SAH (S-adenosyl-L-homocysteine) riboswitch aptamer from Luteibacter yeojuensis, 82 nucleotides, folded computationally. Its Rfam family is "SAH (S-adenosyl-L-homocysteine) riboswitch aptamer". Gene Ontology terms of the family: regulation of gene expression and S-adenosylhomocysteine metabolic process. On this family, see Wang et al., Mol Cell 2008: "Riboswitches that sense S-adenosylhomocysteine and activate genes involved in coenzyme recycling". Model confidence (mean pLDDT): 78 of 100. Of the family's consensus pairs, 90% are formed in the model.
RNA sequence: CCCGCCGAGGGGCGCUGCGACCGGAGGGGUUCCCCGAUGGCCAGGCUCGGCGCGGUUUCCCGUACAACGGCGCCCCCGUAAC
Numbered sequence: 001c002c003c004g005c006c007g008a009g010g011g012g013c014g015c016u017g018c019g020a021c022c023g024g025a026g027g028g029g030u031u032c033c034c035c036g037a038u039g040g041c042c043a044g045g046c047u048c049g050g051c052g053c054g055g056u057u058u059c060c061c062g063u064a065c066a067a068c069g070g071c072g073c074c075c076c077c078g079u080a081a082c
């Protein structure tokens, strides 16, 4: 670093709907594979940390710490107030 799980990034309601996922009209190649409409679901899919199977890579050591997340509304926290 890849993959899976867990936690954190204050909380809730509504709306839209890209990816992924569900689904499969239809089509292509031929007995199995590929493409894939309408429709459904959908705003922690991101970052940080922990754990784990396996794989890959790196090597002086240590310390400190977050930054973000479409639109609208509400709450919480903070602020003299915004």
Base pairs, nucleotide, nucleotide: 001055002054003052004051005050006049007048008047009046010075011074012073013072014071015070018045021040022039026035027034028033029032044068